[in-house]
C1' cells in the first nucleotide's frame, strides 16, 4: 500500500420504549432506561426504494440501521 476478517484487546454506535419540548405532518432535539442490533449503525444524500403534505400533478419537507455508490477510519491476518 492491497486484499480480508470481526476470532481476540482496545474502543465506538444505539432499534423498539416513556417524558417534554418543537412541527400541519412525516419527524427532530434532549433526558431516562434498555441493549433489536451493527465491521464503518462514521460522513455524503448521487441513483433506485421508503414516509409526509396535496384529489392528483408538480413543488416542497423527512428518514436513511433497505439496496447501490463515494469520502473517510481503529484492531488482526496475508
Nucleotide at each position: 500500500a492491497u486484499a480480508a476478517g470481526a476470532a481476540a484487546a482496545a474502543g465506538c454506535c444505539u432499534a423498539a420504549g416513556c417524558u417534554a419540548u418543537c412541527g400541519a405532518g412525516a419527524g427532530a432535539u434532549a433526558g431516562c432506561a434498555a441493549a433489536c442490533g451493527g465491521a464503518a449503525a462514521g460522513u455524503u444524500a448521487u441513483g433506485g426504494a421508503u414516509c409526509c403534505u396535496g384529489c392528483a400533478a408538480a413543488u416542497g419537507g423527512a428518514a436513511a440501521g433497505c439496496c447501490a455508490a463515494a469520502c473517510u477510519g481503529c484492531c488482526u491476518u496475508a